[in-house]
RNA sequence: AUCGCCGCAACGCCUAGUCUGCCCGGUUGGGCAGAACGGGGGAACCAGUUUUCGGGGCGAAUUCGCCCGGGCAGCGUGGCCCGCGCCACCUGCGACGGCGGAGCGGCUAUCUCCGGUCGUAGCCCGGCAGCUAACCUCGGCGGCGUGGGAAGACCUUGUU
Repeated sequence: AUCGCCGCAACGCCUAGUCUGCCCGGUUGGGCAGAACGGGGGAACCAGUUUUCGGGGCGAAUUCGCCCGGGCAGCGUGGCCCGCGCCACCUGCGACGGCGGAGCGGCUAUCUCCGGUCGUAGCCCGGCAGCUAACCUCGGCGGCGUGGGAAGACCUUGUU
């Protein structure tokens, strides 16, 4: 000097998930009540007629193809110790996993564009819900650490 790791603060990112007041607390916390913001249910009209092939909600998180292949099915063929038990083959389906595409979503430190890069999960309701005014009701967590370029627009500061 560079890189990595840990702690604190500031700043920044995903998300609706931030802020205010009061109380408790040694605190980064807890409780209560609100607000920003977010979700669900719920008429008429309209839509829709299809309910075990269940159905539905939050969310960007859907969809297509190929590869691998534990397994499942057939009452198919053959063999065995000739039980319809085991094994092999054939046909169909095919979990987990891998690769790629389309669609959708995030970041790249004002915004747009180009380029680059990443995600495409998970959870819930419980037989049940289209839209939906009034109305009713719920959430208001948690997890992390990006930075390349040219052009344009705009903002701020300084100087004249």
A computed fold for a 160-nucleotide RNA from Tepidiforma sp., annotated as c-di-AMP riboswitch aptamer (ydaO/yuaA leader). It was read from a public genome assembly, where an Rfam model found it.